[in-house]
The prediction has a mean pLDDT of 81. SAM riboswitch aptamer (S box leader) from uncultured Tissierella sp., 100 nucleotides, folded computationally. The model forms 97% of the base pairs in the Rfam consensus. The RNAcentral record of the sequence draws on MGnify. The source organism's lineage runs through Bacteria, Bacillota, Tissierellales, Tissierellaceae and Tissierella. Its Rfam family is "SAM riboswitch aptamer (S box leader)". From the family's description: The SAM riboswitch is found upstream of a number of genes which code for proteins involved in methionine or cysteine biosynthesis in Gram-positive bacteria.
RNA sequence: CCUUAUCAAGAGCGAUGGAGGGUAUGGGCCCGAUGAAAUCCGGCAACCAGUAUUUAUACAAGGUGCUAAAUCCCACAGAACUAUGUUCUGAGAGAUGAGG
Numbered sequence: 001c002c003u004u005a006u007c008a009a010g011a012g013c014g015a016u017g018g019a020g021g022g023u024a025u026g027g028g029c030c031c032g033a034u035g036a037a038a039u040c041c042g043g044c045a046a047c048c049a050g051u052a053u054u055u056a057u058a059c060a061a062g063g064u065g066c067u068a069a070a071u072c073c074c075a076c077a078g079a080a081c082u083a084u085g086u087u088c089u090g091a092g093a094g095a096u097g098a099g100g
Base pairs, nucleotide, nucleotide: 001100002099003098004097005096006095007094012041014040015039016038020031021030022029025075026074027073028072042067043066044065047063048062050059051058052057053056071093076090077089078088079087080086081085
């Protein structure tokens, strides 16, 4: 980079750490000294692998992943309507897994 599946569920009153964080750009809205990022531990989940029944469930000791808010919301296109907007659908972008 290509293909494909998923993305409204779930997960700490812990330790260290010290001021940032929510991918990037723009706009919004939030989280944070009642302690951000990061690391460790704990936990969640069940994509791959595994195990047991047998083809869909269960389990969770392996490989990832995740652990505020829908992928926090919007950005492009379309539709509906109570219409300077709202809602819905899709695309794009992104994240994660598996395969190439």